[in-house]
Description
A computed fold for a 476-nucleotide part of an RNA from a metagenome, annotated as small-subunit ribosomal RNA, 3' major domain. The RNAcentral record of the full RNA draws on SILVA. It matches the Rfam family "Bacterial small subunit ribosomal RNA". Gene Ontology terms of the family: structural constituent of ribosome and ribosome.
Context: one part of a larger RNA
């Protein structure tokens, strides 16, 4: 000087406490390990791997594995030499690729020659083949923690110290105030976005606000931007004022006014570093293997296999239900090989057909919740697995291996040991909607979006991380 300590002080986080709600029983979904396999491709491994890389594996994808083929190659450059075409079409074989063989059939030209394609030769291409302990980039963690240095000065033989240590203060090494330090840099704040007031511009959305018209009914028509909204630039919040308290400070408490109060709320934003974290299968790139094969093409299995164990999630176990009828209310998005209204048609998944709409126009387009009624505590009118049986879509093709629908079936399952997770407010907990990938879908994921909407929190002794100060140390 760090580092450690079942040393000691202060502080802090959903870290405990105090609540709610859940996993750890049961079924399914999906990850992984493990067995199996011709292959079950490959990474990812305490928090920080296991619904992750995958924002879509039925062919492609694909890398894996069995056969069939190809060897200047599926793709790039270039040189030489040769043809004249490339395509197209057509026969044979074949699973398919690919191999055989026919038939057709270039373009400028300064006539040297050029495009351009093919065929042979050669350099070469190609490799999701191996190192992430050779790296680039990029990214997890610590942690959005409040820390990490530097000039110069002074001290100290020197490692080094000081400043940053101290007494308050803060979400902060934020701020004062004192001090051999004095300043200063990269983080902290701030700028940025979006959200709550609220003015001004601006109205092909909204509005009977107030005028006329008009239906069975509707902003439906005229007309008008008042209010809702839209989207742009302004205003608002600064401990600015009161009172207290504190050193007269920095700031705390409280109060007044305000939509909003003491960082308003949320997002992006990630300091020096640490783990020889991750990734060579995003791409890039030394090295080393590989070159009729570890590389191309294709067909068909595989990646979806199952005594078993883990992760994570849905759906339940039921009356704050379940079931049948009525009835209301979102936002964020998407839409042309595309959303699809009205209408007919099927129990229904659909199917006919197609009116608007490249969309504030038109279309996808709510569920809980309210209302009546019926079940009355059973394995039930709970729960929906498994099975059979017929259908529907989507695509060359649902057999391994797609969803989705009707009819029958009708399984664990009665709230789950030890343990163990999340969450401090428009949060959890409930409900449904949307989107990317996408033909179609395994999505019960992943992201975002409304709707209903709680409880607690004495307080820091203790688990678990972390920040500063000090203090022992046989550790560096």
């Nucleotide at each position: 000087u760090g580092a450690c300590g079942g040393g000691g002080g202060c502080c802090c986080g959903c870290a405990c406490a105090a609540g709610c709600g859940g996993u750890g029983g049961a079924g399914u979904a999906u990850g992984u390990g493990g067995c199996u396999u011709a292959a079950u491709u490959c990474g990812a491994g305490g928090c920080a791997a296991c619904g992750c890389g995958a924002a879509g594996a039925a062919c492609c994808u694909u890398a894996c594995c069995u056969a069939g083929g190809c060897u200047u190659g599926a793709c790039a450059u270039a040189u030489a030499a040769g043809u004249g075409a490339c395509g197209u079409u057509u026969a044979g074989u074949g699973a398919a690729a690919g191999c055989u063989a026919a038939a057709u059939u270039c373009c400028c030209u300064u006539c040297g020659g050029g495009g351009c394609a093919c065929u042979u030769a050669u350099a070469c291409a190609g490799g999701u083949g191996c190192u992430g302990c050779a790296u680039g980039g990029c990214u997890g963690u610590c942690g959005u923690c409040a820390g990490c240095u530097c000039g110069u000065g002074u001290c100290g033989u020197g490692a080094g110290a000081u400043g940053u240590u101290c007494g308050g203060u803060u979400a902060a090494g934020u701020c004062c105030g004192g001090c051999a330090a004095c300043g200063a840099g990269c983080g902290c704040a701030a700028c940025c976005c979006g959200u709550g007031c609220u003015a001004u511009u601006a109205g092909u959305u909204g509005c009977c606000a107030g005028c006329a018209g008009g239906u069975a009914a509707u902003g439906c028509u005229g007309g008008g931007c008042a209010c809702u909204c839209u989207a742009a630039u302004g205003g608002g919040a600064c401990u600015g004022c009161c009172c207290g308290u504190g050193u007269u400070a920095a700031g705390c408490g409280g109060g007044a006014g305000g939509a909003a109060g003491g960082c308003g709320c949320g997002g992006a934003u990630g300091a020096c570093g640490u783990c020889a974290a991750g990734u060579c299968c995003g791409u890039a790139u030394g090295g080393c293997c590989u070159u009729u094969a570890u590389g191309c093409c294709u067909a068909g299995g595989g990646c979806u296999g199952c005594a078993c164990a883990c992760g994570u999630a849905c759906u339940a176990c039921a009356a704050u239900g379940g079931c049948u009828g009525g009835u209301a209310c979102a936002a964020u998005g998407g839409g042309a090989a595309g959303c699809a209204a009205u209408a007919c048609u099927g129990c229904g998944a659909g199917g006919u057909g197609g009116a608007g709409c490249a969309a504030a126009u038109c279309c996808c387009c709510a569920a809980a919740a309210c209302c009546a009624g019926c079940c009355u505590c059973a394995g039930u009118u709970c729960a929906g697995a498994u099975u059979g049986g017929a259908g529907u879509c989507u695509g060359c093709a649902a057999c391994u291996c797609g969803a989705c629908u009707c009819c029958a079936u009708g399984a664990a399952g009665u709230c789950g040991g030890a343990a163990u997770c999340g969450c401090u407010a428009g949060u959890a907990a409930a409900g449904g909607c949307g989107u990317a990938u996408c033909a179609g879908c395994a999505a019960c994921g992943a992201c975002a979006c409304c709707u209903u909407g709680a409880a607690u929190a004495c307080g820091u002794u203790c688990c678990c991380g972390g920040g500063c100060c000090u203090u022992g140390u046989a550790c560096a």